[in-house]
RNA sequence: AGGGCCAUAGUUCAAUGGCAGAAUAGAAGUCUCCAAAACUUUUGAUGGAGGUUCGACUCCUCCUGGCCCUG
Numbered sequence: 001a002g003g004g005c006c007a008u009a010g011u012u013c014a015a016u017g018g019c020a021g022a023a024u025a026g027a028a029g030u031c032u033c034c035a036a037a038a039c040u041u042u043u044g045a046u047g048g049a050g051g052u053u054c055g056a057c058u059c060c061u062c063c064u065g066g067c068c069c070u071g
Base pairs, nucleotide, nucleotide: 001070002069003068004067005066006065007064010024011023012022013021018054026042027041028040029039030038047063048062049061050060051059
């Protein structure tokens, strides 16, 4: 320098154009003499900027960051 893959909740991952979900972690409660475990409830997210579309996590372009390949 060129090419490929990835970026979603604190963390690990779903969602193949139509209401963004699960587990775990956090908070509150039930239970318990207390705690743990279990159960119930609850908070929290689409890397940035444009474009296409009635509608974008999803499709296109550029940028940022990470990993890999070629030279």
The RNA shown here (transfer RNA) has 71 nucleotides and comes from a bacterium.
It matches the Rfam family "tRNA". Rfam classes the family as a transfer RNA.